[in-house]
RNA sequence: UCAGACGGCCGGGCGGCCGCUCCGGUCCAGUGGCGAAAGCCGGGCCGGAGAGGAAAGUCCGGGCUCCACGGAAGGAGGGCGCCGGGAAACCCCCGGCGGGCCGGUUCGCCGGUUCAGGGAAAGCGCCGCAGAAAACAAACCGCCGGACAGUCGGUUCGCCGAUUGGCCGGCAAGGGUGAAACGGUGCGGUAAGAGCGCACCGCCCCGACUGCAAGGAAGGGGGCACGGCAAGCCCCGCCCGGAGCAAGACCGAAUAGGGAUGGACGCGCCGCUCCGGCGGCGCACGCGCCUUCCGAGCGCCAUCCGGGUAGGUCGCUAGAGGCGGCGGGCAACCGCCGCCCCAGAUGAAUGGUCGCCGCGGGCUUCGGCCCGUACAGAACCCGGCUUACAGGCCGUCUGACCUU
Numbered sequence: 001u002c003a004g005a006c007g008g009c010c011g012g013g014c015g016g017c018c019g020c021u022c023c024g025g026u027c028c029a030g031u032g033g034c035g036a037a038a039g040c041c042g043g044g045c046c047g048g049a050g051a052g053g054a055a056a057g058u059c060c061g062g063g064c065u066c067c068a069c070g071g072a073a074g075g076a077g078g079g080c081g082c083c084g085g086g087a088a089a090c091c092c093c094c095g096g097c098g099g100g101c102c103g104g105u106u107c108g109c110c111g112g113u114u115c116a117g118g119g120a121a122a123g124c125g126c127c128g129c130a131g132a133a134a135a136c137a138a139a140c141c142g143c144c145g146g147a148c149a150g151u152c153g154g155u156u157c158g159c160c161g162a163u164u165g166g167c168c169g170g171c172a173a174g175g176g177u178g179a180a181a182c183g184g185u186g187c188g189g190u191a192a193g194a195g196c197g198c199a200c201c202g203c204c205c206c207g208a209c210u211g212c213a214a215g216g217a218a219g220g221g222g223g224c225a226c227g228g229c230a231a232g233c234c235c236c237g238c239c240c241g242g243a244g245c246a247a248g249a250c251c252g253a254a255u256a257g258g259g260a261u262g263g264a265c266g267c268g269c270c271g272c273u274c275c276g277g278c279g280g281c282g283c284a285c286g287c288g289c290c291u292u293c294c295g296a297g298c299g300c301c302a303u304c305c306g307g308g309u310a311g312g313u314c315g316c317u318a319g320a321g322g323c324g325g326c327g328g329g330c331a332a333c334c335g336c337c338g339c340c341c342c343a344g345a346u347g348a349a350u351g352g353u354c355g356c357c358g359c360g361g362g363c364u365u366c367g368g369c370c371c372g373u374a375c376a377g378a379a380c381c382c383g384g385c386u387u388a389c390a391g392g393c394c395g396u397c398u399g400a401c402c403u404u
Base pairs, nucleotide, nucleotide: 001400002399003398004397005396006395007394008393009392010391012357013356014355015354016353017352018351020050021049022048023047024046025045026044027043028042032041033040034039052375056386057385059384060383061382062381063380064244065243066242067241077240078239079238080237081236082096083095084094085093086092097117098115099114100113101112102111103110104109118235119234123233124232125229126228127227140175141174142171143170144169145168146167148165149164150163151162152161153160154159183201184200185199186198187197188196202224203222204221205220206219209216210215248314249313250312251311258305259304260303261302262301263300266283267282268281269280270279271278272277285299286298287297321340322339323338324337325336326335327334328333358373359372360371361370362369363368
């Protein structure tokens, strides 16, 4: 200098003009306007503020609000699960431990990365295909021994050797299957073999000592017994009420429905009665649908009261808040001091345009010209996780090349 990995930060800048939302000040309109009410305001000038690192997905955890609830325990259901720390809390973060993988190595270890990482000698269940055999033993090919039968060769005629066949027995070395096959390598040993014996490695048990702990571990003992799966049931330990700002609180029309009071009101039957009436059924009358018929539905007026809806106001942004300094801690994070106030819309603002510059691409007569400028946009708030993202800056590590 270049490339890669990881981590952190930023994610267009300056200026002119015209707008939008909110806040403060000032002047005018105000004996005002809109609305039934509740309630809400218009204009000029000056000043201030105005999207994000993810505002996103709504996946975890909280604050806040309402509902339910006397307290405690248990059950069902769900979640979490090595240890220590951080934090309001977490399935989050930090630091360790152990296992796996990768790289380096002076072979002692070191670095990175990853893990739903409690329990498999409580019980049940499962282990597809392949393979002889998948959990408690077992033997397909194979190796070895024995007697018998056959063949061949030799023979001192007693048998001996080789070989083939099925039978009886021994073995687990080799072949082969699988994700996994009952320790591995070597030597001895044996009829052939085998922890059968031995050495080293591995494994199991005990364990001085050490660490807050998970755990580590000098040393000693044992030929080795105990396969895997709990994101299968299960066991153990811990945690968990539900719904969500369309939460919720207050104010509060028209229409319909409810109640009270007063007035009006056809017939018949039945029931009740506080004797005023009320309710039910049938007939009649009326109403709305273009008309008629049938069927179905409904049944007067006025005033007042209460609930609820539309609408309005609050909730609503000062908070586990930001920045800086000092201190503690390996870190996550915490403490103290100082300064600051930093969007609050609701047919929903945060924009448009012009100039210069930055960045990327293309063209170039080297003067410039053209095009583009990521992902994406608050909606009660906060802590995390995950996902999207053009480009740039910084740090650590690794590799290559160059210079001294």
Record summary: Bacterial RNase P class A from Marinicauda algicola, 404 nucleotides, folded computationally. The sequence is in RNAcentral, with records from ENA and Rfam. The coordinates come from a structure-prediction model, not an experiment, and the mean pLDDT is 76. Rfam family: Bacterial RNase P class A. Rfam describes the family as follows. Ribonuclease P (RNase P) is a ubiquitous endoribonuclease, found in archaea, bacteria and eukarya as well as chloroplasts and mitochondria. Its family is annotated with ribonuclease P activity, tRNA processing and dimeric ribonuclease P complex in the Gene Ontology. Rfam classes the family as a ribozyme. A source record names the gene rnpB.